A computed fold for a 684-nucleotide part of an RNA from Prevotella sp., annotated as large-subunit ribosomal RNA, domain II. It matches the Rfam family "Bacterial large subunit ribosomal RNA". Rfam links the family to the GO terms ribosome and structural constituent of ribosome. NCBI's taxonomy places the organism under Bacteria, Pseudomonadati, Bacteroidota, Bacteroidia, Prevotella. The prediction has a mean pLDDT of 84. RNAcentral holds the full RNA, with entries from ENA.
Context: one part of a larger RNA
RNA sequence: GCCUACGAGUUGCCGUCGCCGGCGAGGUUAACCGCGAGGACGCGGGGAGCCGCAGUGAAGGCGAGCCUGAAGAGGGCGUUUAGUCGUCGGCGGCAGACGCGAAACCAAGUGAUCUACACUUGGCCAGGGUGAAGUCCCGGUAACGCGGGAUGGAGGCCCGCACCGAUAAGCGUUGAAAAGCUUCCGGAUGAGCCGAGUGUAGGAGUGAAAGGCCAAUCAAACUUGGAGAUAGCUCGUACUCCCCGAAAGGCAUUUAGGUGCCGCGUGCGGUGUUGUUCGCGAGAGGUAGAGCGACCGACAGGAUGCGGGGGCUUCGCCGCCUGCCAAGUCCUGACGAACUCCGAAUGCUCGCGUUCGGUAGCCGUGCAGUAAGGGGGCGGGUGCUAAGGUCCGUCCCCGAGAGGAGAAGAAUCCAGACCGCCGUCUAAGGCCCCGGAAUUCUGCCUGAGUUAGUCUAACGAAGUGAGGUCCCGGUGACAGCCAGGAUGUUGGCUUGGAAGCAGCCAUUCAUUCAAAGAGUGCGUAACAGCUCACUGGUCGAGGGUCCUUGCGUGGAUAAUAAUCGGGUAUAAGGCAGAUGCCGAAGGCGCGGGAUAGCAUUGUUGUAUCGGUAGGGGAGCAUUCCGUGUGCGUUGAAUGGCCGGGGCGACCCGUCCUGGAGCGCACGGAAAAGCAAAUGUAGGC
Numbered sequence: 001g002c003c004u005a006c007g008a009g010u011u012g013c014c015g016u017c018g019c020c021g022g023c024g025a026g027g028u029u030a031a032c033c034g035c036g037a038g039g040a041c042g043c044g045g046g047g048a049g050c051c052g053c054a055g056u057g058a059a060g061g062c063g064a065g066c067c068u069g070a071a072g073a074g075g076g077c078g079u080u081u082a083g084u085c086g087u088c089g090g091c092g093g094c095a096g097a098c099g100c101g102a103a104a105c106c107a108a109g110u111g112a113u114c115u116a117c118a119c120u121u122g123g124c125c126a127g128g129g130u131g132a133a134g135u136c137c138c139g140g141u142a143a144c145g146c147g148g149g150a151u152g153g154a155g156g157c158c159c160g161c162a163c164c165g166a167u168a169a170g171c172g173u174u175g176a177a178a179a180g181c182u183u184c185c186g187g188a189u190g191a192g193c194c195g196a197g198u199g200u201a202g203g204a205g206u207g208a209a210a211g212g213c214c215a216a217u218c219a220a221a222c223u224u225g226g227a228g229a230u231a232g233c234u235c236g237u238a239c240u241c242c243c244c245g246a247a248a249g250g251c252a253u254u255u256a257g258g259u260g261c262c263g264c265g266u267g268c269g270g271u272g273u274u275g276u277u278c279g280c281g282a283g284a285g286g287u288a289g290a291g292c293g294a295c296c297g298a299c300a301g302g303a304u305g306c307g308g309g310g311g312c313u314u315c316g317c318c319g320c321c322u323g324c325c326a327a328g329u330c331c332u333g334a335c336g337a338a339c340u341c342c343g344a345a346u347g348c349u350c351g352c353g354u355u356c357g358g359u360a361g362c363c364g365u366g367c368a369g370u371a372a373g374g375g376g377g378c379g380g381g382u383g384c385u386a387a388g389g390u391c392c393g394u395c396c397c398c399g400a401g402a403g404g405a406g407a408a409g410a411a412u413c414c415a416g417a418c419c420g421c422c423g424u425c426u427a428a429g430g431c432c433c434c435g436g437a438a439u440u441c442u443g444c445c446u447g448a449g450u451u452a453g454u455c456u457a458a459c460g461a462a463g464u465g466a467g468g469u470c471c472c473g474g475u476g477a478c479a480g481c482c483a484g485g486a487u488g489u490u491g492g493c494u495u496g497g498a499a500g501c502a503g504c505c506a507u508u509c510a511u512u513c514a515a516a517g518a519g520u521g522c523g524u525a526a527c528a529g530c531u532c533a534c535u536g537g538u539c540g541a542g543g544g545u546c547c548u549u550g551c552g553u554g555g556a557u558a559a560u561a562a563u564c565g566g567g568u569a570u571a572a573g574g575c576a577g578a579u580g581c582c583g584a585a586g587g588c589g590c591g592g593g594a595u596a597g598c599a600u601u602g603u604u605g606u607a608u609c610g611g612u613a614g615g616g617g618a619g620c621a622u623u624c625c626g627u628g629u630g631c632g633u634u635g636a637a638u639g640g641c642c643g644g645g646g647c648g649a650c651c652c653g654u655c656c657u658g659g660a661g662c663g664c665a666c667g668g669a670a671a672a673g674c675a676a677a678u679g680u681a682g683g684c
Base pairs, nucleotide, nucleotide: 001684002683003682004681005680006679011095012094013093014092015091016090017089018088020086021085022084023083026051027050028049032045033044034043035042036041055062056061065077066076067075068074098236099235101233105226106225107224108223109222110221116200117199118198119197120196121195122194123193124192125190127159128158129157130155134151135150136149137148138147139146163187164186165185168183169182170181171180202218205213206212239619240618241617242616243615244614249262250261251260252259253258263370264369265367266366267365268364269363270362271361274360275356278353279352280351281350282349283348289342290340291339296336297335299333300332301331302330303329304328307325308324309322310321311320312319373398374397375396376395377394378393379392380391381390382389403414404413405412418592419591420590421589423588424587425586429582430581431580432567433566434565438579440578441577442576443575444574445573451569459554460553463551464550465549466548467547468546470544471543472542480538481537482536483535484534486511487510488509491505492504493503517532521530522529593609594608595607597606598605599604620673622670623669624668625667626666627665628664629663630662631661639656640655642653643652644651645650
């Protein structure tokens, strides 16, 4: 892991509601007794008791009333009748109360053959080194102290086996081993190591102290019991079909992942249009917007300048001045969730009408679940006008929704799946190939593979299309080419020089001209030279500035090989239009099933049938019991293939297997259905 078996809402009592049944102003017995009987039953007795028939008050009490109260007021609870007993079912309460699961707590016991410490009694420690005290000898001293040599053999001394330990690394890690192996390493006469015997026990022991150790277990051992502790937690919870179908909100909570009430679901009963949509009419309101010479508050520029600051002046009062501050007022402009002189659209409420459809709504009552929500659009708060952020409102969707589109993809778009069909029409989206359907049509745009095909800015550019504005142009524009571009004059100043062109100054003047600046740029040391403005000629038809706009261009950068879903495409890209087609579980058609009310009236019509939590209904199967009726060695149950029936759970039949029991109908009762619980046991 698979298979098989086992495996979870039960039972008792009490309460409450419902179905059915008995009796009914009553209903009913309990223990117990009698009779009968096929063990735990039947019939009869038994009215004690219980519920109901009257309530109300704290009570005395009063009573269809009572209480409060001064009240004959008002108010509260009652009266105007239906109960009760039984079976079954739903739910609640008390019990282990659907099953499994703690960490723990307490009691009584069992443990020191492991290990900790202690006591008693024994045992063990190769070899080598060092050489304390003491002693002796020699020397020395007045004598000691002292010096030298020898002897001696001390030490939690040194090196190092056994033995005890365990520093580092490697190996081992379903090991050879639930702590080992190898090498290195520490102690090795000591606070040493070891044997045997004995003692200390669970909030206790023992501890050279690590919360260590106390039998592979220790911040409180183990065994049994209280015990099915408790678990607002996790997991699991078993056959079928049919109808409806949520919530993730509000308030409260030692409450926040729990619970109570309400909301939303469902079943039953009642009510009977009260519901929904739209129209008209009426109404409340202060949002969006707007406004602020209408308040409150705040702001920008200007004008004026109360008052002040500063300066001058003065004996003082005055006075004069001002690149300063600035009240108030005026002009202009604009701002505000907690400003409003104003003020919508929606929404909401009421009335009347209308519509939807065969139902909604509302009331009562049994049973729930939900109370972690999430994404999207719109209106906001918060945040960074960040977040797949967070908090509200409102609608939609996912949740609990399959199908089609979006390459893929809970919530985006389309669309709500009762079943069947090798029918048909469409939606979104598509129609070159992969791929179903146009290589369809008309006009224009793009040349970047832009783009289709993730999103993209400021800013940059004679890209190109469209529209406009102004100016120039056959009295010849624009561009090119040819020619001219002069004179006073090298203007004056400055300067070494300054001659159109370093710089400064100008009334940048005047002349000749078709035109030509006291000079546009290059250039020279300064000149020169080239060139421009300007003019003529040539040429012969458009040229130029600016604005708006379409499509494109640069800006443009990410980590394993690239790519629009791919191939590819100049359309098969973009914009505008046209006609077809494809395309879904949508619509329709045909056939079938189910549900519900209303029509129709004797079988049709209409509507409905996605679904998690959850409510309700109808069934299938298993075991046993009662009554009835059957089958079986001429082959029961069981197992297997095949065939048939039923929407399904399942049921039936032939044959084979098997070898002794087993059905069916109607009732009854349950140890009554397994895929999951890291489920339990066995097998493989």